[in-house]
Molecule: c-di-GMP-I riboswitch aptamer
Organism: Desulfobulbaceae bacterium
RNA sequence: AGUUGAUAAAGCCACAACCGUCGUGAGGCGGUGUCGGAAAGCCACGGGUCUCUCUGAAGAGACAGCCGGGUUGCCUGC
Numbered sequence: 001a002g003u004u005g006a007u008a009a010a011g012c013c014a015c016a017a018c019c020g021u022c023g024u025g026a027g028g029c030g031g032u033g034u035c036g037g038a039a040a041g042c043c044a045c046g047g048g049u050c051u052c053u054c055u056g057a058a059g060a061g062a063c064a065g066c067c068g069g070g071u072u073g074c075c076u077g078c
Base pairs, nucleotide, nucleotide: 002078003077005075012037013036017032018031019030020029021028022027035065041071042070043069045068046067047066048063049062050061051060052059053058
């Protein structure tokens, strides 16, 4: 430097649900929680799903723990 891998170890994150709060809403943030995760770190670039406005066309947003991609990183083995 590359590559492999969820238990060998040290750690990390935090599904659902509940409480508070922001938002028209999807949903976000904080706390409790712990289903799971080798990037469940970050990025809305592509696809997809969801929300709002609108007669429609169309537009604006949300989801990174939906998939792909980009990028950074811990440890064991090779």